[in-house]
Molecule: SAM riboswitch aptamer (S box leader)
Organism: Marinicella pacifica
């Protein structure tokens, strides 16, 4: 750097340094920020993707025994990640609801499903 798969409304912050913008990108909204944000460092924590242990299943096998895959339970030593707000929200497609008695259109909706983009992990080249 490319691609694949999975997840993304849960959870978890203090100290030091710095000094003006920041929340990925474009636009809008909203929010954080001199009561010091963002970023960096240290320490702590969260979670359980990789991981560790045990058991089950399957297969081989006379028995003992045992790998991978899969499932369940427990765990947190290690590799990542994360520790404002849903990936802060919206944007594109389809549907639903309301404005509205009906149709169309428009608008609204922290309504539903999906797509795109992004983040993270594991694998891959």
């Nucleotide at each position: 750097a490319u691609g694949u798969u999975a997840u993304c409304a849960a959870g978890a912050a203090a100290g030091g340094c710095c000094g003006a913008g920041g929340g990925a990108u474009u636009a809008g909204a909203c929010c954080c920020g001199a009561c010091g944000a963002c970023g960096c460092c240290u320490u702590a924590g969260c979670a359980a993707c990789c991981c560790u242990u045990u058991c089950a299943c399957c297969a081989u096998a006379a028995a003992u025994a045992u790998a991978a895959a899969u499932g369940a339970a427990a765990g947190a030593a290690g590799g990542u990640g994360c520790u404002a707000a849903a990936u802060u929200c919206u944007a594109c497609u389809u549907c639903c609801u309301g404005u509205c008695a009906u149709c169309u259109a428009a608008c609204a909706g922290u309504g539903a499903a999906g797509a795109u983009a992004g983040a993270u992990a594991a694998c891959u080249g």